[in-house]
This is a predicted structure of a 94-nucleotide RNA (Glycine riboswitch aptamer) from a Sphingomonadales bacterium. The sequence was found by an Rfam model in a public genome assembly. It matches the Rfam family "Glycine riboswitch aptamer". Rfam describes the family as follows. This family represents the bacterial glycine riboswitch. Glycine riboswitches usually consist of two metabolite-binding aptamers domains with similar structures in tandem. Its family is annotated with glycine biosynthetic process in the Gene Ontology.
RNA sequence: GCUGAUCGCGCGGGAGAGGGCUGGUGAUUCUUCACCGGCCGCCGAAGGAGCAACCGCCCCGGAAUCUCUCAGGCAAAAGGACCGCGUGGGUCGA
Numbered sequence: 001g002c003u004g005a006u007c008g009c010g011c012g013g014g015a016g017a018g019g020g021c022u023g024g025u026g027a028u029u030c031u032u033c034a035c036c037g038g039c040c041g042c043c044g045a046a047g048g049a050g051c052a053a054c055c056g057c058c059c060c061g062g063a064a065u066c067u068c069u070c071a072g073g074c075a076a077a078a079g080g081a082c083c084g085c086g087u088g089g090g091u092c093g094a
Stems, first nucleotide, its partner, number of pairs: 003093004007088007018040001020039008041074003047070001048068003054062003
């Protein structure tokens, strides 16, 4: 210096599921909205947890897009595992 992996940042893409019912308060442009609750029905791709194929330095660890839904979410917005591109310094390997 190049390249690969990893981490951060930026950009782009990014699924699923009720705009559910209802009580109170407030504002009301008069039919709606906001907030705080209650009751169900659903979703899995923030996070979390569990099992485990597998892997390792094999005492013990690391482990998912599987499973569970605690959390989160179910019009839009926001978020979003993951993927691509760019970039920054560090680390590791060749």
Of the family's consensus pairs, 86% are formed in the model.